This is a predicted structure of a 473-nucleotide part of an RNA (small-subunit ribosomal RNA, 5' domain) from a Phycisphaerales bacterium.
The RNAcentral record of the full RNA draws on ENA.
Context: one part of a larger RNA
């Protein structure tokens, strides 16, 4: 000098765009953050004379593996770059073929029990695109071949939407290899599923991934093994560069969801607002037993130098479901708070010397500085204030939470501070103090004439900020 997710002191007019729990991945009251489909299904209730319509719990389907948060762990199973072969894929796109027949249940419901509750038992009976069986069956699977195996579901507001098998595509995911990726030798040897083979199991698939047997290998001074620290990258700061430091916001990838473990369902999870078991903690209880998980958005308390509203809306963009209308969406779009940052604007403009008063100073009947500064005269109208219109909307029309743009009105009114003035370093005098009180980044000032302390006047610098502290180069 530049810079910061900053904090502190003093001060503070407006707008735009950003940013805002860096500490306790410690604990959380309350509300909301994932639903949707009646054009899959039976039923109940409501409106209606009817036709019909609406609402609802349940069965069923799709979604809930995304979106959102955080960085604890992780030094490699990660990330970055470049390659590879033994794989999977719901929804979407293109193509081929099919969609025949039969059956038994079960929730809801009715009756009746248990329990404080959470919840749960018995009997009866009912539907489906839920479930089961038979048939058929490809370019599908297995097999050298012969051959064997294996599917479906319908709806009614009917040129539609689905269902099954199969080939391809797109995109996504899983796996492997090489190179790169912080400090430490005051860590020198490490390793028995360890390294490889054969056979098997297992997986969507390769593989000691797992198992039996066989061999004795494998890594290591180009640092194995151990210890410490840490999410990684695109990038960010600085610097002429080389480099050094960093990884907050945004984007990609990874990991995690009170701590530890496990699987189920599913195209996909070993699943943040699913299930089960164990631990800690909190809450309810009729003491028998139950309930919970903000590292989602707000918010609380705690910690800390320190970080915001328990706001509005689905109008836009995107996502889920639905034929659609639409519903849901703390994603998102907006507003609120904070000078936290960057950028822009303003706090007036022109004239005006009785060089007013006051204050300060001196060579003191007076002069000098503040100073064209004020008063006074003439103007302007940015911002803030008041009123109105347009616009945002993509559309045939309708649809705006919030903001912006334009026009008009009034009127100098509502808007300047902070730090410094010994040298470095731009800017000087007076008074007080008297090695005291104090200052200080370094040198150093202060012991009676202090441009260095304190006050005042003046001046210098930057300016809605200015200084200080802390961090990086």
């Nucleotide at each position: 000098g530049a810079u910061u997710g900053a904090a502190u002191g003093c001060u503070g007019g407006c707008g735009g765009c950003a940013u805002g729990g860096c500490u306790a991945a410690a604990a959380c009251a309350u509300g909301c953050a994932a639903g949707u489909c009646g054009a899959a299904c039976g039923u109940g209730c409501c409106c209606g004379c009817a036709a019909g319509g609406g609402c609802a719990a349940g069965u069923g389907g799709c979604g809930a593996a995304a979106g959102g948060g955080u960085c604890a762990g992780u030094a490699a199973c990660g990330c970055g770059a470049u390659c590879g072969a033994a794989c999977a894929u719901a929804c979407c796109c293109c193509g081929a073929g099919g969609u025949g027949g039969a059956g038994g249940a079960u929730a809801g419901c009715g009756c009746u029990g248990g329990g404080a509750a959470a919840c749960u038992g018995g009997c009866g009976g009912u539907a489906a695109g839920a479930c089961u069986c038979c048939a058929u069956g490809u370019g599908c699977u297995c097999g050298c071949a012969a051959g064997a195996g294996g599917a479906a579901a319908g709806g009614u507001u009917u040129a539609c939407c689905g269902c099954c098998u199969u080939g391809g595509g797109a995109g996504u995911g899983g796996c492997g290899a090489u190179c790169g990726u912080c400090c430490u030798a005051u860590c020198a040897g490490g390793u028995a599923g360890u390294u490889g083979g054969c056979g098997g199991g297992g997986u969507a698939a390769u593989a000691g991934c797992c198992c039996a047997c066989c061999a004795a290998g494998c890594c290591u001074a180009a640092g194995a093994c151990g210890g410490g620290u840490a999410g990684c990258g695109g990038g960010u700061g600085u610097g002429a560069g080389a480099g050094c430091a960093c990884g907050g916001c945004c984007c990609g990838c990874g990991a995690c969801a009170u701590c530890g473990g496990a699987a189920c369902u599913g195209a996909g999870a070993c699943a943040c607002u699913g299930u089960c078991c164990g631990g800690a903690c909190u809450c309810c209880u009729a003491c028998g037993g139950g309930a919970g998980g903000c590292u989602g958005c707000a918010g609380u308390a705690a910690c800390g130098a320190a970080u915001c509203u328990u706001c509005c809306g689905c109008a836009a963009u995107g996502g889920g479901c639905g034929c659609a209308a639409g519903c849901c969406u703390g994603a998102c779009g907006g507003a609120g708070c904070a000078a936290u940052g960057c950028c822009g604007c303003g706090u007036g403009u022109g004239g005006g010397a009785u060089g007013a008063a006051g204050c300060a100073u001196c060579u003191c009947u007076g002069g000098u500085g503040u100073g064209u500064a004020a008063a006074c005269c003439a103007c302007u109208g940015u911002c803030a204030g008041g009123g109105g219109a347009c616009g945002g909307a993509a559309c045939c029309a309708a649809u705006g939470a919030u903001u912006g743009u334009c026009c008009c009105c009034a009127g100098a009114g509502g808007a300047a501070g902070u730090g410094g003035c010994g040298a470095c370093u731009a800017a000087c005098u007076c008074u007080g103090u008297g090695c005291c009180a104090g200052c200080a980044g370094u040198c150093g000032c202060g012991g009676u004439a202090a441009u260095a302390c304190a006050g005042a006047g003046g001046c210098c610098a930057c300016a809605a900020g200015c200084a200080u502290u802390a961090g990086u180069c």